[in-house]
Bacterial RNase P class A from a Candidatus Multivoradales bacterium, 391 nucleotides, folded computationally. The sequence is in RNAcentral, with records from ENA. Model confidence (mean pLDDT): 76 of 100.
C1' cells in the first nucleotide's frame, strides 16, 4: 500500500435557565421536593410467534407458502455448521440447490437442421454429360449415395484427446479423461472416495412453465379483548289525569259579558235511568311521573417484568443451552422526550505560535409484547485474516 470478514459507537461532552409525561413523599387545595423518560434501526409492516376474541367432529379436494443436509429455537421463509455448484491468486463471496429415463408444453433471432434431429458448405464413392491430355488419368456441371472428423449459425447442435481404422468418416476399435450402473469403505446425513466390478456411452436445456413428490397452513387483530357508563333522542313497563262546564270565529279602540255561527261528544262489553245521559270494566290516544335495558360520549383496565438485561461458571465447532449472583432501563393516548445561552468537541484553510476565518453533527423518532430480516445513515473506534512489495 491494496483487499476479505466481524462486532461496536453515533444530533459527542459540561455547565445554566425554562418549559413537557409518567411514578414517588409532603400538602384539602394551589403548589412543593425527588426520581425516569427512544432506537441501531423505534423505520419497512416482509417472515415467524406470545396474548386476546370469533369459529371449531374427523377427513379430503381446491388456494397459498416453503424446498440440499444436520442442528438450534416458543416459531420462522431465520440463524449455526456442513455439501454441492459458480465466482476470485487469496482471505472470502453468491445460489428458489427435490423432480426433465410420468405426462403436456416452450425455444425469440440466426441457421440446412432446435429433438430419438439436421447435409447449407466442406470430405468421400457409384453414374451420366462435356473439356483437357503426356493416354496413366485430371478437371467442370449435373445426378443418386455415404459421412457429424472441419467450416459455418446460435445461449443451446448427441462427450474431449490421441492413436488405430475407412473410399471418407465415424465408440467403428483401442489407451487416458470424463460419464451412467451396482458393490464396497468414510460420514447421523447432504455427500465423498484413489477402490472393485460391469457398461461404448445412451438419459440435450427450461419446473423463478404447467405439473408430479414432501412439508406447512381456521379467521380477525390492543382501534384486540373486559370493566364502568352519561347529557339529548330513542324503546319497553307500572301509576295517575283528561277525552266537553271544551275549543275556534265574528259582533267590539280593548277587556269581560250575552248574543250569532261553526268544530266536536274515542272505541266495545255489562248495568241503572221516561230521557238527555250516569256508573263499572277492558282498549286507544294525549298529558304528566317512576323504574328498567342497549347503544354513543367519555372514563378505567388490557400495559409493560418479559422466551427480559449484566456478569462469571460449565457443555457445544458454532448457533444455543444449563446453573448461579445482581439489576428493573419510557408507557403517551390530538398522543410526552423539547428550547435557548455558554465553553468545549470534529474537518478545511491561514499563522512560528496564542489563535482567526469558514463549515459540519447523518438516517430517523416508541405506541400491545417478543424473535428475525430488508431498506436508510455525516462520521468515528476496535480485532482477525488474505495478496503484493521492501527491510
Nucleotide at each position: 500500500g491494496g483487499a476479505g470478514g466481524c462486532u461496536c459507537c453515533g444530533a459527542g461532552g459540561c455547565g445554566g435557565u425554562c418549559g413537557c409525561u409518567c411514578c414517588c413523599c409532603g400538602g384539602u387545595g394551589a403548589c412543593g421536593g425527588g426520581g425516569a423518560g427512544a432506537g441501531g434501526a423505534a423505520a419497512g409492516u416482509c417472515c415467524g410467534g406470545a396474548c386476546u376474541c370469533c369459529c371449531a367432529c374427523g377427513g379430503g379436494c381446491a388456494g397459498c407458502a416453503g424446498g440440499c443436509u444436520c442442528g438450534c429455537c416458543a416459531a420462522c421463509g431465520g440463524c449455526g455448521a456442513g455439501g454441492c455448484g459458480c465466482g476470485g491468486c487469496g482471505a472470502c463471496g453468491c445460489g428458489a440447490c427435490g423432480g426433465a429415463a410420468a405426462g403436456u408444453g416452450c425455444a425469440a433471432c440466426a441457421g440446412a437442421g432446435a429433438g430419438u434431429a439436421a447435409a447449407c458448405c466442406g470430405c468421400c464413392g457409384g453414374c451420366g454429360u462435356u473439356c483437357c491430355u503426356u493416354c496413366g488419368g485430371g478437371g467442370a456441371c449435373g445426378u443418386c449415395g455415404g459421412u457429424a472428423a472441419g467450416g459455418g449459425u446460435g445461449a443451446a447442435a448427441c462427450g474431449g484427446u490421441g492413436c488405430g481404422g475407412u473410399a471418407a468418416g465415424a465408440g467403428c476399435g483401442c489407451a487416458c479423461c470424463g460419464c451412467c450402473c451396482g458393490g464396497c469403505c468414510g460420514g447421523c446425513g447432504a455427500c465423498g472416495g484413489u477402490c472393485c466390478g460391469g457398461g461404448g456411452c445412451a438419459c440435450g436445456g427450461c419446473a423463478a412453465a404447467c405439473c408430479c413428490c414432501c412439508u406447512g397452513c381456521g379467521g380477525a387483530g390492543c382501534a384486540a379483548g373486559a370493566c364502568c357508563g352519561a347529557a339529548u333522542a330513542g324503546g319497553g313497563g307500572g301509576g295517575c289525569g283528561c277525552g266537553a262546564c271544551g275549543c275556534g270565529g265574528g259582533u267590539c279602540g280593548c277587556c269581560c259579558g250575552u248574543c250569532c255561527c261553526g268544530c266536536c261528544u274515542c272505541c266495545g262489553g255489562c248495568g241503572c235511568g221516561c230521557g238527555a245521559g250516569c256508573g263499572c270494566c277492558g282498549g286507544c290516544g294525549c298529558g304528566u311521573u317512576c323504574c328498567c335495558g342497549g347503544g354513543u360520549a367519555g372514563g378505567u383496565u388490557g400495559c409493560u417484568c418479559g422466551a427480559g438485561g449484566u456478569c462469571g461458571g460449565c457443555g457445544g465447532c458454532a448457533a444455543c443451552g444449563c446453573c448461579g449472583a445482581c439489576c428493573c432501563g419510557a408507557g403517551a393516548g390530538g398522543g410526552a422526550u423539547g428550547a435557548c445561552c455558554g465553553c468545549u468537541c470534529c474537518c478545511g484553510g491561514c499563522g512560528u505560535g496564542a489563535g482567526c476565518c469558514g463549515g459540519g453533527g447523518a438516517c430517523a423518532g416508541a405506541a400491545u409484547c417478543c424473535g428475525g430480516c430488508u431498506u436508510a445513515c455525516c462520521g468515528g473506534a476496535g480485532c482477525c485474516u488474505c495478496c503484493g512489495a521492501c527491510c
Lineage of the source: Bacteria > Pseudomonadati > Acidobacteriota > Thermoanaerobaculia > Candidatus Multivoradales. A source record names the gene rnpB.